[in-house]
Context: one part of a larger RNA
Molecule: small-subunit ribosomal RNA, central domain
Organism: uncultured organism
RNA sequence: UUGGGCGUAAAGGGCGCGUAGGCGGAUAUGCAAGCUUGGUGUGAAAGACCGCAGCUCAACUGCGGGAUCGCGCUGAGAACUGCAUAUCUUGAGUUCAAGAGGGGAAGCUGGAAUUCCAGGUGUAGGGGUGAAAUCUGUAGAUAUCUGGAAGAACAUCAGUGGCGAAGGCGAGCUUCUGGCUUUGAACUGACGCUGAGGCGCGAAAGCGUGGGGAGCGAACAGGAUUAGAUACCCUGGUAGUCCACGCUGUAAACGAUGUGCACUAGGUGUUGGGCCGUUGAAGGCUCAGUGCCGUAGCUAACGCGUUAAGUGCACCGACUGGGGAGUAUGCUCGCAUAGUAGUGUUACUCC
Repeated sequence: UUGGGCGUAAAGGGCGCGUAGGCGGAUAUGCAAGCUUGGUGUGAAAGACCGCAGCUCAACUGCGGGAUCGCGCUGAGAACUGCAUAUCUUGAGUUCAAGAGGGGAAGCUGGAAUUCCAGGUGUAGGGGUGAAAUCUGUAGAUAUCUGGAAGAACAUCAGUGGCGAAGGCGAGCUUCUGGCUUUGAACUGACGCUGAGGCGCGAAAGCGUGGGGAGCGAACAGGAUUAGAUACCCUGGUAGUCCACGCUGUAAACGAUGUGCACUAGGUGUUGGGCCGUUGAAGGCUCAGUGCCGUAGCUAACGCGUUAAGUGCACCGACUGGGGAGUAUGCUCGCAUAGUAGUGUUACUCC
């Protein structure tokens, strides 16, 4: 390189925006770069290949032929690709109207619970466990009532419900703001798809500075358990969890399934629209999602099956036996922990 594959065997980038590049709708005309086809020149000789011949044969040598399918020059063709011009509306998009939902930031508000503080009532326990103990309580606890403070999270609604590119997002109000979908009308006229680099976003934990700190709770201390118990259980408890700003850039970041387009039986549930229908429902059709079952087909099987892992196309990423090892080394990024990338090794070892 050819070839084969990427749900679970090695392999889909965590996710998006987008540069170069690759690929790209319909019609007409032209050009002729690609493409197809003709002529011509050249591709030295020797060697190699084929044939014939000469040394007794062969090696060797001589003669002839073909080949070297490439490159240059010069014609022809116009289906396809390309280029140019003109046009089109189905791809894509814009504007207006209607409906429904989500995220972020700032501000304000709410109730339940928890802990703490103060006070009242009240008396001997409370707490905890498999059983206990550490712990707490006559300096009055637990329980109960009243008042106050604080921080964090938002029960029910709640749903294989919704929204978001992914990470993710659940109390209420206000403000700001991105995207999606349906229907109708008008408009632009291929403006599209993908996307190496690049840029941005990116759970939790962690880091820096400053706040905050109710509950929970790595570390730590004690009590148990146990042969031991650096654990599981219990009593405490610091970082952290929360907020602001900055960093880190990783996860079984999973649907372990890249993005876009087209095509290919059905059945049944559900979310949000539109149309028909109805007094109102029911019901029917349709668009966009979200589940289950299943035909053909695919698959090693499991299973997938119009939300494909089916049938095709475009582009990107990544794989090539296991361990050593995603390690060493160098580069780069970071405050550090650590991360990324590259031909990411070699030795050694198993097969």